Predicted 3D model of a 73-nucleotide RNA (transfer RNA) from a Phycisphaerae bacterium. Its Rfam family is "tRNA". It is annotated as a transfer RNA.

Formats: sequence, structure tokens, C1' cells
RNA sequence: GGGCCGGUAGCUCAGCGGUUAGAGCUAACGACUCAUAAUCGUUCGGUCCCCGGUUCGAAUCCGGGCCGGCCCA
Repeated sequence: GGGCCGGUAGCUCAGCGGUUAGAGCUAACGACUCAUAAUCGUUCGGUCCCCGGUUCGAAUCCGGGCCGGCCCA
């Protein structure tokens, strides 16, 4: 330098054009227990990597860029 894959909550990920973007874990609070753990419930938590474009509508499609991984040179 080229090709492919990925970037979405603190972490791991789902969502692949159509209400207000979700799950598990973590955290806080509560229930249970003599108590702890486990379990159950509630809550908090998001520039959907960035900039443009297409569209009535974009996390999702298109272009460019940035970052990470793998392969080739």
C1' cells in the first nucleotide's frame, strides 16, 4: 500500500429502512434471609465512531475519513 471483517449503554453483544434503539453482565435501590451468597423486581445509563449524500423517514443504504483485528504484498 491492497483486500476482508468490525466500531451501538461502563463491559460483551443483538437490532440489516418504518412508533419512544434493546438484552445479559456491572452499578444503585428494594424483596427474600438471623446474615451473606444465590434468586426475583425496579431504576440509572446512548454524540448508534466522525462528516456528507439518498429518502417522507437512516443505527440500518451510498461516498469519504478515523480507529481496531485478520490476510496478502
The source organism's lineage runs through Bacteria, Pseudomonadati, Planctomycetota and Phycisphaerae. It was read from a public genome assembly.